[in-house]
Predicted 3D model of an 83-nucleotide RNA (c-di-GMP-I riboswitch aptamer) from Firmicutes bacterium HGW-Firmicutes-14.
The source organism's lineage runs through Bacteria, Bacillati and Bacillota.
The sequence was found by an Rfam model in a public genome assembly.

RNA sequence: UAUUGAUAAAGGCAAACCAGUUGAAAAGCUGGGACGCAAAACUAAAGGGCCUGUGGAUUAUACUAUGGCAGCCAGUUACCGAA
Numbered sequence: 001u002a003u004u005g006a007u008a009a010a011g012g013c014a015a016a017c018c019a020g021u022u023g024a025a026a027a028g029c030u031g032g033g034a035c036g037c038a039a040a041a042c043u044a045a046a047g048g049g050c051c052u053g054u055g056g057a058u059u060a061u062a063c064u065a066u067g068g069c070a071g072c073c074a075g076u077u078a079c080c081g082a083a
Stems, first nucleotide, its partner, number of pairs: 005080001012037002017032006035071001041076003047073002049069003055064002
């Protein structure tokens, strides 16, 4: 350096759900709470995928992102260390 991840050590994050709050919604934020996570750190203006549908379009649906999701894949960077 690459591959890798111990019933190691130190530290970290926090699903569902509940309360408050913002939002049309998806969802976000704060507090509680832990299902889990070795990248559950960062990136949605590199790309795929997924969610929503205010507005647009339509007779009405289907459709549509400029709104979201990184705990779906991905990209970038990074702590510790046995075999």